About this RNA
The RNA shown here (SAM riboswitch aptamer (S box leader)) has 120 nucleotides and comes from Nesterenkonia xinjiangensis.
């Protein structure tokens, strides 16, 4: 850069700089904003996506002087232990990220955007 893949009606604001339009985008509304909006920074906090932790189920391997039971020989049998992987619910908040006006502010379209994870 991009295939997918998930979330987008919980929740969190204060300073300081800047200085005029912001809330994706068309149109209607509505609403923030010179009592300084959006932006950028700086601390704070929100939240759990990556991510830590241990539990539960499932499965896949292993069990080298035969891991233990069972069976008439051998075993697509049961159980147990180790790893692995998945799923589920639950903790944590140190790292990576995200977010901290109104549901992506609403409707209507036709596109799209944002985050995060991510094969290649």
């Nucleotide at each position: 850069c991009c295939a997918c893949c998930a979330u987008c009606c919980c929740g969190a604001g204060c300073g300081g700089c800047u200085g005029a339009g912001a809330g994706a985008u068309c149109u209607g509304g509505c609403u923030c904003g010179a009592c300084g909006a959006c932006g950028c920074c700086g601390c704070a906090g929100c939240a759990a996506c990556c991510u830590u932790c241990g539990g539960a189920u499932g499965u896949g391997c292993c069990g080298a002087u035969c891991g233990g039971c069972c069976g008439u020989u051998u075993g697509u049998g049961c159980c147990c232990g180790g790893c692995g992987c998945a799923u589920c619910a639950g903790a944590a908040a140190a790292g990576g990220u995200g977010c901290u006006a109104c549901c992506g502010c609403c409707a209507g379209g036709a596109u799209c955007g944002a985050u995060g994870g991510g094969a290649g």
Its mean pLDDT, the model's own confidence on a scale to 100, is 81. Rfam family: SAM riboswitch aptamer (S box leader). Rfam's curators write: The SAM riboswitch is found upstream of a number of genes which code for proteins involved in methionine or cysteine biosynthesis in Gram-positive bacteria.